């Protein structure tokens, strides 16, 4: 100095919030997709990594 283990604690996962669980960071993880003239461009999904529940939004029936 480097690796590893062990114990604590955060914090991430394209759009909120809670719960549960997976997986990954230890200053990282993370930071959608297509097209194109690659630009302060133009189009599309989507509120979840996963369930579930609330709220937002969209579409339909009913009253």
């Nucleotide at each position: 100095c480097c690796a590893u283990c062990c114990a604590u604690a955060g914090g991430a996962a394209a759009u909120g919030g809670a719960g549960u669980u997976u997986u990954c960071c230890u200053u990282a993880a993370c930071c959608g997709u297509c097209a194109c003239a690659c630009g302060u461009u133009g189009a599309c999904u989507a509120a979840u990594g996963a369930c579930u529940c609330c709220u937002a939004c969209u579409g339909g029936u009913u009253u």
Fluoride riboswitch aptamer (crcB RNA motif) from a Neisseriaceae bacterium, 63 nucleotides, folded computationally. Model confidence (mean pLDDT): 77 of 100. The organism belongs to Neisseriaceae, within Bacteria. Its Rfam family is "Fluoride riboswitch aptamer (crcB RNA motif)". Rfam links the family to the GO terms positive regulation of gene expression and response to fluoride. Of the family's consensus pairs, 100% are formed in the model.